The part of an RNA shown here (small-subunit ribosomal RNA, central domain) has 351 nucleotides and comes from an uncultured organism. The RNAcentral record of the full RNA draws on ENA, Greengenes and SILVA.
[in-house]
Context: one part of a larger RNA
RNA sequence: UUGGGCGUAAAGGGCGCGUAGGCGGAUCGGUAAGUCUGUUGUGAAAACUUCACCGCUCAACGGGAAGAUUGCAUUGGAAACUGCUGAUCUUGAGUGCGAUAGAGGCGAACGGAAUUCCUGGUGUAGCGGUGGAAUGCGUAGAUAUCAGGAAGAACACCUGUGGCGAAGGCGGUUCGCUGGGUCGCAACUGACGCUGAGGCGCGAAAGCCAGGGGAGCGAACGGGAUUAGAUACCCCGGUAGUCCUGGCCCUAAACGGUGUCUACUAGGUGUGGGAGGUGUCGAUCCCUCCUGUGCCGCAGCCAACGCAUUAAGUAGACCGCCUGGGGAGUACGGUCGCAAGGCUGAAACUC
Numbered sequence: 001u002u003g004g005g006c007g008u009a010a011a012g013g014g015c016g017c018g019u020a021g022g023c024g025g026a027u028c029g030g031u032a033a034g035u036c037u038g039u040u041g042u043g044a045a046a047a048c049u050u051c052a053c054c055g056c057u058c059a060a061c062g063g064g065a066a067g068a069u070u071g072c073a074u075u076g077g078a079a080a081c082u083g084c085u086g087a088u089c090u091u092g093a094g095u096g097c098g099a100u101a102g103a104g105g106c107g108a109a110c111g112g113a114a115u116u117c118c119u120g121g122u123g124u125a126g127c128g129g130u131g132g133a134a135u136g137c138g139u140a141g142a143u144a145u146c147a148g149g150a151a152g153a154a155c156a157c158c159u160g161u162g163g164c165g166a167a168g169g170c171g172g173u174u175c176g177c178u179g180g181g182u183c184g185c186a187a188c189u190g191a192c193g194c195u196g197a198g199g200c201g202c203g204a205a206a207g208c209c210a211g212g213g214g215a216g217c218g219a220a221c222g223g224g225a226u227u228a229g230a231u232a233c234c235c236c237g238g239u240a241g242u243c244c245u246g247g248c249c250c251u252a253a254a255c256g257g258u259g260u261c262u263a264c265u266a267g268g269u270g271u272g273g274g275a276g277g278u279g280u281c282g283a284u285c286c287c288u289c290c291u292g293u294g295c296c297g298c299a300g301c302c303a304a305c306g307c308a309u310u311a312a313g314u315a316g317a318c319c320g321c322c323u324g325g326g327g328a329g330u331a332c333g334g335u336c337g338c339a340a341g342g343c344u345g346a347a348a349c350u351c
Stems, first nucleotide, its partner, number of pairs: 003323004007305002012319001014202004021195003025089007033082002035078004040073003048067004053063003092192001093189003096185005104178007111155001115151008126137002163170002207248006216242002221237004259318006267296011300307002324351003333344004
């Protein structure tokens, strides 16, 4: 390479938008590039295959004939499929109209509890902390308690295998701006679709730059303990950081360890959103359907575990990736970055 694979053995890109490309619904007509079938030419010779062929007494060997040379070109024909082209269609896709749920995003304002600090009152000898202690705080009046004030950060209960988002992620309240979804009706467009190498955008935490902010927490650091030691676990402190604005970084057990899309394939049960039906004075209830999210389970699949209409089943389209362990996500080169480092990514050697 041909293959075989990617939940856990090596392997799904962190996620989206989308370029090229690949692939693509129904009907009718045209065309004839692909496709199929003939013609003609060519495909040197040797080699190869076949021969009741010929020559060495046979054979090897040599000679002859045919085939093959799976190809290319040429010129007729066919029109099912693919392509191209013309016309039409509505089921894919989208739009419209009517409803609707939601921690989806951004901005602004506001709220209460708690914490710490400050001021004042009451009050006096302890407080705090632990396995037990000590460091620490406190007669310059702490802890406790009451009143007032300030600040920053986070939003108890509600809270739910509940909801929303492509992923990262999103949770006090109100207002403004704004994205997506679902259901119903079938009015409109008429294949406008799927995927997506490059590319572009988004991307937790930590980290970086500049300016603010700093209550609590708290890497580093200091101290107290523990211990054989204790550069830890426990305790007292505490800087960066954690927060905001602007700009970078671009990683992760970025996980469902499961790429996206479409179709098909027993059921049962819970729950979120919606529609219809039955019923009712009305609501609850019951039945059906759509959409999401869980559990159980048949067929099937699987090495097993398990998956099982939210597939890891049965198929199709497109992309990414794997190919023994170590060396190594290293070196070198390139590229991006302020840096930290990221992306791309070997070999020798060794088992």